Predicted 3D model of an 84-nucleotide RNA (c-di-GMP-I riboswitch aptamer). It was read from a public genome assembly, where an Rfam model found it.
[in-house]
RNA sequence: UUUGUAAAUUGGCAAACUUAUCGAAAGGUAAGGACGCAAAGCCAUGAGUCUAAAGCUAUUAGCCAGGACAGUCAAGCUGCUUUU
Numbered sequence: 001u002u003u004g005u006a007a008a009u010u011g012g013c014a015a016a017c018u019u020a021u022c023g024a025a026a027g028g029u030a031a032g033g034a035c036g037c038a039a040a041g042c043c044a045u046g047a048g049u050c051u052a053a054a055g056c057u058a059u060u061a062g063c064c065a066g067g068a069c070a071g072u073c074a075a076g077c078u079g080c081u082u083u084u
Stems, first nucleotide, its partner, number of pairs: 006084002012037002017032006035071001041077002045074003048069003055063003
């Protein structure tokens, strides 16, 4: 000096829930709020999960992603702590 691990430090993000709003829904956005997170930063390439408007089958149901989930996992890109 670099890398890995653990503990600290400076900070960072923000689950559930509430309000408003968009959407058929899943879910998204904004404000409040903190369960937690060393990538809980970005990214829809792979797998997985969710919804099913329209459509199809047909009967009150089933199938189906051109929809959604990055705080499900993997892959890719980028970043912080110069203290032990």